The part of an RNA shown here (small-subunit ribosomal RNA, central domain) has 350 nucleotides and comes from a metagenome.
[in-house]
Context: one part of a larger RNA
Formats: sequence, structure tokens, C1' cells
RNA sequence: UUGGGCGUAAAGCGCGUGUAGGCGGUCCGCAUAGUCAAAUGUGAAAGCCCUCGGCUUAACCGAGGAAGUGCAUUUGAUACUGGCAGACUUGAGUACCGGAUGGGAUGGCGGAAUUCCCGGUGUAGAGGUGAAAUUCGUAGAUAUCGGGAGGAACACCUGCGGCGAAGGCGGCCAUCUGGACGAGUACUGACGCUGAGACGCGAAAGCGUGGGGAGCAAACAGGAUUAGAUACCCUGGUAGUCCACGCUGUAAACGAUGGGAACUAGGUGUCGCGGGUAUUGACCCCUGCGGUGCCGACGCUAACGCAUUAAGUUCCCCGCCUGGGGAGUACGGUCGCAAGACUAAAACUC
Repeated sequence: UUGGGCGUAAAGCGCGUGUAGGCGGUCCGCAUAGUCAAAUGUGAAAGCCCUCGGCUUAACCGAGGAAGUGCAUUUGAUACUGGCAGACUUGAGUACCGGAUGGGAUGGCGGAAUUCCCGGUGUAGAGGUGAAAUUCGUAGAUAUCGGGAGGAACACCUGCGGCGAAGGCGGCCAUCUGGACGAGUACUGACGCUGAGACGCGAAAGCGUGGGGAGCAAACAGGAUUAGAUACCCUGGUAGUCCACGCUGUAAACGAUGGGAACUAGGUGUCGCGGGUAUUGACCCCUGCGGUGCCGACGCUAACGCAUUAAGUUCCCCGCCUGGGGAGUACGGUCGCAAGACUAAAACUC
């Protein structure tokens, strides 16, 4: 270097933007760098290989030949790859029009409920459990009515339904803002794909500073249960959960399935946009594009299963794996306020 793999056996970076690099559509021309062919030169000797010979043979030695896959020069070929020049529109993109959307940020508003406070009615219980007790209540609780405060979350709608690269996103309104999709026209003319490093985003918990604190609730306390009960159950309850700014950078960050492109039977739902038929019907039927589900042919798979949203058939680029334990640890380095994260062994052992 070639050869095997990565849904569940070891193995897809949590996700994106993008540098270098790798790879790259159609047509014409030029030169001929790669590539291919031929010739010449060179490729020391020895050795290897072939033939012949010398020691009685062999090892060994001598002679001749071949080989030496390489390099250089010259000549030729021009399909392919690359270069230069020109052109193209199907890849990619832009403009115009349209509707869909819990995509993001900021500000404002709303009702239900819990808790607390004030007042009214009212009296002996309430609460909780398997059963109880801790707990609350004659200083008037629970229940009920009226008023007020405050924080957090937005019932129904809600849907294997939508949006987002992922994490994720759900009351209503406004402002700012991102992406995708459909329909055709016009334009640019390969502007593309991937992406080592790098940079950014990144649930929950956690950390820093300052706020906020209704409910819930690690820790903690008490009551039960139990042989014990540092638990499960109950009564309380602090960090935290919420906001602003900053940090952390990890998850079963999962579809346990990297991204892009092309091709390969169907059936049936659903969402968005469009066309046709036909009419007024919230429809229905046929159909195109884009999403999202289910079931299944070929094919694939160790099986399970996957199956036009591939785990099928191929190409391009990146990442990763190489027996179990030791160990995602030690050491070193980088990052972090810390917690720790990232990178990452060996001895030994089976």
C1' cells in the first nucleotide's frame, strides 16, 4: 500500500458554518503535463535465473547469455484526467408572485388553578394513609363567599399533525428576523459536493454576580413501614426550578443509522402548495412537486429486520472500529472559577 467493517455484535463526531485538501455537468478548440506506444542510452562488478565448463561429486569456482519491473532523451498517439481559451443550461444560485408554520428574539396583554393576606358566613374538626402518626385547628382551622398580593405554567384545540441543523419549540397580540415549499417566467453560467484544522450553536444538572421565589422539590428534619429502612408511603422543607448577564460543553445529544448525487415494483394514510375533471359540497375523483407515517416486491441482512425517507445498486468526501478487563483510567498537554471536559496509554490479567 491492497484487502474487512460501523441500526442491535467493536465502530457515525450532539449539530451546523466553513479554510486547506479531495472529488466534480455538457460541447468545441489549442498545447501535450499525466497517460499509452516505439527507438536509443543508461541501469558497475558480484549475486539471483538459464546454458556450458573446472576441481572424482557437491558446496565452491570460471565463461557466456538473460533479466534488471527504473531513469533520461527522441519520435509518435490524443480517447481519458489535468492546463489554457471559448461556448452551453440540465447541477447550483438570484429576482418576481403565493400560501403554510409551537423556527428565533424583544415588548405588552389575558383567563383558569395553587399558595398567602384582609373581611363575611359558620363550628369542631381538617389533613393524610394499606392502616396510622408526625402536621394544621376553639388565638376559630377545613368548607364557603367577597376583595387583594405574587410567582410559575399555559387545560380544551392537540393530531404516529407542524416548524427547526441539532439541542429544541405550544395562551393571545405587536415589532424585528431565519429557513423551507409551490407556481411559472426572466437572469447568472458550474458559481458545485464534502470538509482535516478552525469558528459557532448546543437538553438537564452544575458554577459566578445580581434579582425573584407561588407551586414543586435533591439535601435535611420528623412520622410510619421494617429484623433493620441512611429507601419506597406521609407531614414539613433549603438549594434548585424562574429572570438578566457570564461560564460549563456533557446525555440512551437515538432513527443507537454522517453528508451529497443517481438509479431500482407497488399499496394505503396524512400535512403544505399547484394543475385537471366536475360543480357549489366542510366535499369527492384523477394528477404534479415537497414533507411525514404505515404495509410490502426485487434486493440486502447472522438474524431481527430495512425496503424510493434503504440497512438495495453505485460514485464522491469526512469521521470512526480492530478480543474482555485494567480504562475512557494514569501521566503529560489544552480548556474551565470549580465540578470537571477534551486528547489518551502501559504494566498486569483472562